The RNA shown here (c-di-GMP-I-GGC riboswitch aptamer) has 90 nucleotides and comes from an Armatimonadota bacterium. The sequence was found by an Rfam model in a public genome assembly. The coordinates come from a structure-prediction model, not an experiment, and the mean pLDDT is 89.
This record gives sequence, structure tokens and C1' cells, in this order.
RNA sequence: ACCGAGAAGGGCAAACCCGUCGAAAGGCGGGGGCGCAAAGCCACUGGAUCUACGUCCCCACACAGGGAUAUGAUAGCCAGGCUGCCGAAG
Repeated sequence: ACCGAGAAGGGCAAACCCGUCGAAAGGCGGGGGCGCAAAGCCACUGGAUCUACGUCCCCACACAGGGAUAUGAUAGCCAGGCUGCCGAAG
């Protein structure tokens, strides 16, 4: 250095519930605990997925309806980048 113990001390926290912000996806706080050795950080690195206030298109126009779209979101979707605790075996 790779690696990752039924190791130690610890850490984080899915679903779900409550509150709150948001048009939504979702975020944040509390409870909770499925999991996680980077589940620490980066979404202006690429891909993927989710959402559609707004904008555009169809419906002659408007309403309703339908479709497209990220600049929004996910770092606990996959790669990638930056940083980092511990130390058995190999």
C1' cells in the first nucleotide's frame, strides 16, 4: 500500500411516523433502524433515475386534458474526483 476480523472504541441512518420548507421530486429537524468501511464531501466530471412550478407543442382560441423539456432532485443508483478513523489474517 492493497485489503477489511462475529476486533476495539466509536460513527452514519433505509422504510415508516411526526413537524417543517417546497409546485413536485425531494430537503431539513425529531423518533426509528434496513443497512453502510467512506452511508464523509463533490450533481459545473460522465451516465442513470425521479419530478415538471415555468416554458414549448397538440386540442381553432381560453379552460380542462394530453405530450415534450432541467435550469430542480438523488452522493444510500453506477462509475469518477477530494479527504479520512482503526489494524487481525493474507